[in-house]
RNA sequence: GGGCUGAUAGCUCAGUUGGUAGAGCACCGCGUUUGCAACGCGGGGGUCUGGGGUUCAAGUCCCCAUCAGUCCA
Numbered sequence: 001g002g003g004c005u006g007a008u009a010g011c012u013c014a015g016u017u018g019g020u021a022g023a024g025c026a027c028c029g030c031g032u033u034u035g036c037a038a039c040g041c042g043g044g045g046g047u048c049u050g051g052g053g054u055u056c057a058a059g060u061c062c063c064c065a066u067c068a069g070u071c072c073a
Stems, first nucleotide, its partner, number of pairs: 001072007010025004019056001027043005049065005
């Protein structure tokens, strides 16, 4: 320098054919316990790496950039 894959909640990851963004763990509250853990119930937390474009509508499609991983030189 070039190819490919990825970037979504605190962490690990889903998100189908474009149609109001989810799970598990973690966190907070309540119940249970002498207490802790475990368990049950409830709750908070995101504008999806950044910018632009297409569209009535973009996490999803297109372009550029940044970062990470990987392969080639």
This is a predicted structure of a 73-nucleotide RNA (transfer RNA) from a Patescibacteria group bacterium. Lineage of the source: Bacteria > Bacteria candidate phyla. It matches the Rfam family "tRNA".